[in-house]
Molecule: TPP riboswitch aptamer (THI element)
Organism: Phycisphaerales bacterium
RNA sequence: GACCACUGCUCGGGGCGCGGGUCUGAUGAUCCGCUGAGACGAACCCGUAGAACCUGAUCCGGCUCGCACCGGCGGAGGGAAUGCAGCCAGUCCAUCCG
Numbered sequence: 001g002a003c004c005a006c007u008g009c010u011c012g013g014g015g016c017g018c019g020g021g022u023c024u025g026a027u028g029a030u031c032c033g034c035u036g037a038g039a040c041g042a043a044c045c046c047g048u049a050g051a052a053c054c055u056g057a058u059c060c061g062g063c064u065c066g067c068a069c070c071g072g073c074g075g076a077g078g079g080a081a082u083g084c085a086g087c088c089a090g091u092c093c094a095u096c097c098g
Base pairs, nucleotide, nucleotide: 001092002091003090006086007085008084009083010081011047012046013045014044016041017034018033019032020031021030022029023028053078054077055076059072060071061070062069
């Protein structure tokens, strides 16, 4: 000096399901519960070294009351900054000294 990781800032991308109670003619409202980082939070996750998230997909098999979860599809097709600043350690490069 460079890179990686990490932290901060700015900008950008993304998702929000399932079960039950009550009220309602219904749409819906509200409360409780489940999973999860997040189930509408002034939050959370992710930004190319990209499985955040979307498409195929009202997909296929297992499992569950159901969602969730596991496997497949599949490292398939898409997908938002290789941003700025700081920085203990680490790796590498250059120079100097012995």